Context: one part of a larger RNA
RNA sequence: CUGGGCGUAAAGCGCAUGUAGGUGGUUAAGUAAGUCAGAUGUGAAAGCCCCGGGCUUAACCUGGGAAUUGCAUCUGAUACUGCUUGGCUAGAGUUUGAUAGAGGGAAGCGGAAUUCCCGGUGUAGCGGUGAAAUGCGUAGAUAUCGGAAGGAACACCAGUGGCGAAAGCGGCUUCCUGGAUCAAAACUGACACUGAGAUGCGAAAGCGUGGGUAGCAAACAGGAUUAGAUACCCUGGUAGUCCACGCCGUAAACGAUGAGAACUAGACGUUGGAGACAUCUAAGUCUUUAGUGUCGAAGCAAACGCGAUAAGUUCUCCGCCUGGGGAGUACGGCCGCAAGGUUGAAACUC
Numbered sequence: 001c002u003g004g005g006c007g008u009a010a011a012g013c014g015c016a017u018g019u020a021g022g023u024g025g026u027u028a029a030g031u032a033a034g035u036c037a038g039a040u041g042u043g044a045a046a047g048c049c050c051c052g053g054g055c056u057u058a059a060c061c062u063g064g065g066a067a068u069u070g071c072a073u074c075u076g077a078u079a080c081u082g083c084u085u086g087g088c089u090a091g092a093g094u095u096u097g098a099u100a101g102a103g104g105g106a107a108g109c110g111g112a113a114u115u116c117c118c119g120g121u122g123u124a125g126c127g128g129u130g131a132a133a134u135g136c137g138u139a140g141a142u143a144u145c146g147g148a149a150g151g152a153a154c155a156c157c158a159g160u161g162g163c164g165a166a167a168g169c170g171g172c173u174u175c176c177u178g179g180a181u182c183a184a185a186a187c188u189g190a191c192a193c194u195g196a197g198a199u200g201c202g203a204a205a206g207c208g209u210g211g212g213u214a215g216c217a218a219a220c221a222g223g224a225u226u227a228g229a230u231a232c233c234c235u236g237g238u239a240g241u242c243c244a245c246g247c248c249g250u251a252a253a254c255g256a257u258g259a260g261a262a263c264u265a266g267a268c269g270u271u272g273g274a275g276a277c278a279u280c281u282a283a284g285u286c287u288u289u290a291g292u293g294u295c296g297a298a299g300c301a302a303a304c305g306c307g308a309u310a311a312g313u314u315c316u317c318c319g320c321c322u323g324g325g326g327a328g329u330a331c332g333g334c335c336g337c338a339a340g341g342u343u344g345a346a347a348c349u350c
Base pairs, nucleotide, nucleotide: 004321005320006319007304008303012318014201015200016199017198021194022193023192025088026087027086028085029084030083031082033081034080035077036076037075038074039073040072041071042070049065050064051063052062053061054060091191092188093187094186095185096183097182098181099180103177104176105175106174107173108172109171110154115149117147118146119145120144121143125136126135162169163168206247207246208245209244210243211242215241216240220236221235222234223233258317259316260315261314262313263312266295267294268293269292270291271290272289273288274287275286276285277284299306300305323350324349325348332343333342334341335340
């Protein structure tokens, strides 16, 4: 390389948009590039293979054939692929009417709770633990009532519920805004799928500048524990957590399962729509459709398990794997303020 693979053994890029490229519905005509057939030329000789001949055989030598799977030209074929032209509507999209939603951005508002501050009542403890101590408290704490400040998060509702490409999204109201689904028609007429590079988004932590800081809390300090205790437990506590703008670009970024399409028994839930049927005051039954779950036939699988949301049966395109360690390291490149990220070896060793 071929082949074989990628849920858990090595292996699906964190996710999307999209360039080149690859692939592409149905029908008619044309063309004849791919494809197929025939002919001609060429494909040196020797060798290999087949049939003969010559050395007593053999090796060896020698005659003929085949092969040389290729290339070029010409003549034809037209099913498939391509190309050109014209149609079609089943893919895709647009319009109309509805629907659900923590989808995104901005502004405003709300109550509960913690903390601090002020005032009242009140007196000796509070707090914390396995037990304690550090700590707080007669300068009046804890408890309790009233007031005020400020920051952060939104109990119940809440649900293998919903939305989003993923990361993720949860108090209420308003404004701006993206997507999805359903129903029935009309329209466009293959406009599609995938996607190397590229571009954008991307939890937490971290970084820069400026704010903010109630609670929590790396670091740090003290108290315990212990042989020790740079920990687990306790009392404190700074970055940070929050906001704005700009970086970083990584996660067990997980369904450890790439995207799209088609096909292949069922059963039971649940969310959003639509239709029909019974109804006759109360909610049901059936059908269909888009999600989301549990179990399961066939099949698959090393097993576990998967099973119409496939890990089944197929097609298209991309990414990735090739024994363990060394190592996601070194060196170099690119990116970054840095931290570091990305690309990514070898010696050696088992």
This is a predicted structure of a 350-nucleotide part of an RNA (small-subunit ribosomal RNA, central domain) from an uncultured organism. The RNAcentral record of the full RNA draws on ENA, Greengenes and SILVA.